Annotation:
The prediction has a mean pLDDT of 84. Predicted 3D model of a 1451-nucleotide RNA (small-subunit ribosomal RNA) from an uncultured bacterium.
[in-house]
RNA sequence: AGAGUUUGAUCCUGGCUCAGAACGAACGCUGGCGGCAGGCCUAACACAUGCAAGUCGAGCGCCCAGCAAUGGGGGCGGCAGACGGGUGAGUAACGCGUGGGUAUCUACCUAGUGGUGCGGAAUAGCCCAGGGAAACUUGGAGUAAUACCGCAUAAGCCCGAAAGGGGAAAGAUUUAUCGCCAUUAGAUGAGCCCGCGUUGGAUUAGCUAGUUGGUGGGGUAAUGGCCCACCAAGGCGACGAUGGGUAGGGGUCCUGAGAGGGAGAUCCCCCACACUGGUACUGAGACACGGACCAGACUCCUACGGGAGGCAGCAGUGAGGAAUAUUGGUCAAUGGGCGCAAGCCUGAACCAGCCAUGCCGCGUGCAGGAUGACGGUCCUAUGGAUUGUAAACUGCUUUUGUACAGGAAGAAACACUCCCUCGUGAGGGAGCUUGACGGUACUGUAAGAAUAAGGAUCGGCUAACUCCGUGCCAGCAGCCGCGGUAAUACGGAGGAUCCAAGCGUUAUCCGGAAUCAUUGGGUUUAAAGGGUCCGUAGCGGUUUUAUAAGUCAGUGGUGAAAUCUGGUCGCUCAACGAUCAAACGGCCAUUGAUACUGUAAGACUUGAAUUACUUGGAAGUAACUAGAAUAUGUAGUGUAGCGGUGAAAUGCAUAGAUAUUACUUAGAACACCAAUUGCGAAGGCAGGUUACUAAGCAACAACUGACGCUGAUGGACGAAAGCGUGGGGAGCGAACAGGAUUAGAUACCCUGGUAGUCCACGCCGUAAACGAUGCUAACUCGUUUUUGGGUUUUCGGAUUCAGAGACUAAGCGAAAGUGAUAAGUUAGCCACCUGGGGAGUACGAACGCAAGUUUGAAACUCAAAGGAAUUGACGGGGGCCCGCACAAGCGGUGGAUUAUGUGGUUUAAUUCGAUGAUACGCGAGGAACCUUACCAAGGCUUAAAUGGGAAAUGACAGGUUUAGAAAUAGACUUUUCUUCGGACAUUUUUCAAGGUGCUGCAUGGUUGUCGUCAGCUCGUGCCGUGAGGUGUUAGGUUAAGUCCUGCAACGAGCGCAACCCCUGUCACUAGUUGCCAUCAUUAAGUUGGGGACUCUAGUGAGACUGCCUACGCAAGUAGAGAGGAAGGUGGGGAUGACGUCAAAUCAUCACGGCCCUUACGCCUUGGGCCACACACGUAAUACAAUGGCCGGUACAGAGGGCAGCUACACAGUGAUGUGAUGCAAAUCUCGAAAGCCGGUCUCAGUUCGGAUUGGAGUCUGCAACUCGACUCUAUGAAGCUGGAAUCGCUAGUAAUCGCGCAUCAGCCAUGGCGCGGUGAAUACGUUCCCGGGCCUUGUACACACCGCCCGUCAAGCCAUGGAAGUCUGGGGUACCUGAAGUCGGUGACCGUAACAGGAGCUGCCUAGGGUAAAACAGGUAACUAGGGCUAAGUCGUAACAAGGUAGCCGU
Repeated sequence: AGAGUUUGAUCCUGGCUCAGAACGAACGCUGGCGGCAGGCCUAACACAUGCAAGUCGAGCGCCCAGCAAUGGGGGCGGCAGACGGGUGAGUAACGCGUGGGUAUCUACCUAGUGGUGCGGAAUAGCCCAGGGAAACUUGGAGUAAUACCGCAUAAGCCCGAAAGGGGAAAGAUUUAUCGCCAUUAGAUGAGCCCGCGUUGGAUUAGCUAGUUGGUGGGGUAAUGGCCCACCAAGGCGACGAUGGGUAGGGGUCCUGAGAGGGAGAUCCCCCACACUGGUACUGAGACACGGACCAGACUCCUACGGGAGGCAGCAGUGAGGAAUAUUGGUCAAUGGGCGCAAGCCUGAACCAGCCAUGCCGCGUGCAGGAUGACGGUCCUAUGGAUUGUAAACUGCUUUUGUACAGGAAGAAACACUCCCUCGUGAGGGAGCUUGACGGUACUGUAAGAAUAAGGAUCGGCUAACUCCGUGCCAGCAGCCGCGGUAAUACGGAGGAUCCAAGCGUUAUCCGGAAUCAUUGGGUUUAAAGGGUCCGUAGCGGUUUUAUAAGUCAGUGGUGAAAUCUGGUCGCUCAACGAUCAAACGGCCAUUGAUACUGUAAGACUUGAAUUACUUGGAAGUAACUAGAAUAUGUAGUGUAGCGGUGAAAUGCAUAGAUAUUACUUAGAACACCAAUUGCGAAGGCAGGUUACUAAGCAACAACUGACGCUGAUGGACGAAAGCGUGGGGAGCGAACAGGAUUAGAUACCCUGGUAGUCCACGCCGUAAACGAUGCUAACUCGUUUUUGGGUUUUCGGAUUCAGAGACUAAGCGAAAGUGAUAAGUUAGCCACCUGGGGAGUACGAACGCAAGUUUGAAACUCAAAGGAAUUGACGGGGGCCCGCACAAGCGGUGGAUUAUGUGGUUUAAUUCGAUGAUACGCGAGGAACCUUACCAAGGCUUAAAUGGGAAAUGACAGGUUUAGAAAUAGACUUUUCUUCGGACAUUUUUCAAGGUGCUGCAUGGUUGUCGUCAGCUCGUGCCGUGAGGUGUUAGGUUAAGUCCUGCAACGAGCGCAACCCCUGUCACUAGUUGCCAUCAUUAAGUUGGGGACUCUAGUGAGACUGCCUACGCAAGUAGAGAGGAAGGUGGGGAUGACGUCAAAUCAUCACGGCCCUUACGCCUUGGGCCACACACGUAAUACAAUGGCCGGUACAGAGGGCAGCUACACAGUGAUGUGAUGCAAAUCUCGAAAGCCGGUCUCAGUUCGGAUUGGAGUCUGCAACUCGACUCUAUGAAGCUGGAAUCGCUAGUAAUCGCGCAUCAGCCAUGGCGCGGUGAAUACGUUCCCGGGCCUUGUACACACCGCCCGUCAAGCCAUGGAAGUCUGGGGUACCUGAAGUCGGUGACCGUAACAGGAGCUGCCUAGGGUAAAACAGGUAACUAGGGCUAAGUCGUAACAAGGUAGCCGU
């Protein structure tokens, strides 16, 4: 010091979360030792038991024990029980803190002064007699005192102006002391008063009757309404009174860089309290924790009549709670009470016990040791890596622990004895005595690695990684998030990391958080400027003098100690402690200074006003008034429609509309001018004229002299809608009605139409009331336009002031942007914000006639919500362009039959895959068996292949035969070779199998599609905070990111094109199996011969907008141009950029992981893949005359061929068979059809069409039943050109005709791939449909429109509001009653030696109790309201694109 998290990515805003420190802590796991600390935070709940306050015989009288000395006991009396100890309930207060003050008191202590005389009457105890269960109590007799009383005295004391008056004592006794009384002073402690400081809320705004003050009195130690009588009417409050909530305060503690924030345990100071409430007594001191009285609640005892008690003292118990200790020892030390003292008492205190509760320290060994052992774990696994120098082993040490031995300091004293100084008393020295802790700390010796390590974590933040298990399950999680079969995130293991006698978790607080911002934030769009103005507190121009309040400086006092910081020192170190210093930001007093602020007095003119003059304006209010348009009415002309829409209809119209003409009436709004204009505080203001009123600007004078700026509470104004009363009502037009649209249409569109819109008066008080930008003042480059005024002018303009706009520099800003009209740099004042939702909601209050407005939360819930910009994608946004995309044409599909594929259904099985385009004559370029993966049945367990190692044996194999469907099983028979090394074969064992089982969402490879579309990128530079941009955009052009021009870009790559193949022309070379013009020859290029031609197959040429014309800067385009076989890519093929679809394929193959192993492997037979109510795709054949049939006749290309193609001959109607020949092929062979020439049929279910079926055959094959093809004969179905819809094709193309090949025994081929023959039509064009490319625009989309997303309803859960009521609480008010007690009155009774006094009765006040009404607060409630949350509910589609009616704000 930062980090994670909103997005596809970016910057910002903004919340949430984490890393740190702390703790009176608790919980989980674990646990060796010591030191120092700490230990009921909850029930101020209730308490058994013991102890915590006594002491004095040197105050007094007695009793008991004892011979006595002496000791003990209760009583009177004195002192102390007001300290010490506990707790934090109450208290928002002079309670506390700090600093002052004095109307005061102060036992014991210190110092001083002065006294201590005489006398008297009682009363406890004791004794006697009663009452009672007890607690206790009554009566009688008699007694003492340092108990009580009187008299005397009074230096000083008190009262009083003075005169004068008043008041005291106690003795004990060993004769040395201790006491007593009065008074003065001190010290100590206490009381009271005052300034300042001291919690949050205004949804608490008014409070107060002894209240505020005065006079007089009472009371007190003392001031004072503290109390009383009378008088006055004050006192407090926005600088927060009053009421309600919460809370002991401080020194300090935690955190933080600090400022701050939080806390108030332990220790110290103060306060308050002592079961709850009240009250006084005694006393120096109390309204008294271990005293008293009364009331109340509770507990206990009881003989039922009455009594007793108060742990918030120390231990301890119960209860509560997540949670907090021993019913310990000692007065040895320190301190306290009493005492002359010894001493007694002391749960204060000192110690010990329990607890890892915290802080600090120590240890659990150290060194060597590699074959890097065994074992574990992991891997790319014959071997490595890691655990790991770790272990074993060797050597060393002994802190700690154990055993034994020694063994402190803390102790100084008092008292006693002695000595010295000295002396009515004190100080010093020496000796003697005293230790709970404790035989503890500490020291020494001995043996021995011996007695001692865990917890959490390991996806990122955050240090640390692999395997197995699990499979959105179980679970984890602080945030983001992990888990749906390869999880570094769950659980286990191995390993690692971090801390360590602890480690984690949880709670809380500070920090990080500049996330309440004084230090140190913001408000155009992220949350946030009030709708606007006026106006009290706040701030304020220049100058002089005075003052000294603020301010600054010096000095003095105080700021307790402890704490914190620094130095030094002591425990072996440290924690801890001692001592000294510093500090304690403060407060008070005093002396100075006077710049600034303030205050007082004066002066000034520049801020600000005022007057006169000029000027422009839709500024306001009121009155009057004009024309156009619309509508109404009347009359005329005129006839069938008008109107309205995307198209219609409702509506109006033959009773005469619409249209048109004339006149009348009415209300509302003001065309052109008109503008980026003007005016106003804002809202807002527009025909014209007049009256009244206000504001602004400019220039030049005068005048006042800071009069100013801003502005909570308050006041005024304030669009539209709405409300009230009364008018008015033409047009428009919520509601409403009708017509359409639609799945619906309570809408959009149309026809009508009420309120309203208009006027007057009165309310309302809100708007996206916006420049989403508060007001005022100052300062800070330029360009340009415009409104009003002034100056100047060479009439072009220039300049100045006040406004209104555009562009821009610096600066600012997250960016967009803003930029003298600031969102720049400053000053003053106000308003407002602090994550999203809940919610501008609820409750309360105020205002309002109402509607509603203003003020304005919480519970709960989410980890985001949001701003600006970027790249894409998308749009029922725009522009440009292309494509058989549409259009123009030709031919089809969809209807029929058949074939084939798919779905579905069926089945033992109908194996599997492919499923919009991009599956469906697809994988399959050949399912009768095989294939075959499926099913049924029967079998096998290393069976196929290749071996290696080891052992044994001489078999195996062949043939015949039995069973069987076969595989297989059984029987019989023949039976090794050898060069002796071995070979061959079999058996056993071992190592390696096999799987068309799963996952194409783990993969490689291959493929489809966008798309043969023109795109996709990079380097360097530049721009931007950045994502990114530029380049690649722009202007042209192209089939093309093709090329040219321009340009902060310059270049380059993958694509395009070209290079490759076929084809079209020519040339050269070469002529066999090809060819034949010329010569000869033959039935025949058959043969001789020839290379001219065709052809074959090799090499070349040719085409490049090269030439011309036009246009153009160029690129290029156009031209029936020229030339050429071919002309603008000549035609065709191969060739498929970055990428998209988790596209297809684990069944071509390969491969990770998982699964099966007498089976999910392998073999065999049979069946199935060919099923069949049905649906779809792709084809074949047709429906006929451009045709069918019969006869004759002509012309290809490209391929194939030896288990083959087969000439030719013969047989058969034919499929084919028999014989036979050539050819491993430019040689032999397989071979055209449409066409052409004739004939026939004559429009019909036919001489069309051929399905289906019967019969008879041929061929292949082990075998044609399921399930082959072909032939002959017979049969002769549907079908007469096909609905909605839809497909292909732009030239040698479509259409049509046949031929070949692969696979293959054969073939379900009408399929696929090729080949040639014949051979068209049409394209105006780009509006529309589909797809694509580029640019631009909007976006709330990014899984990217098959997106996102809203509301009701239905279901579950959660918190909240209202609510008839009901329950509870605290405080107040009024009235009644009223204990104890103080004070007052009375006191005929008691009592007196004296002073007195008392009982009783009674008055005032009061705790408590009761009654009553109301307010406040909280809980609960039938029912009810909205809200939030919840993988896959319903209905629609409101918003985001022009979101399909632009959206939004108010009403």

Rfam family: Bacterial small subunit ribosomal RNA. The RNAcentral record of the sequence draws on ENA, Greengenes and SILVA.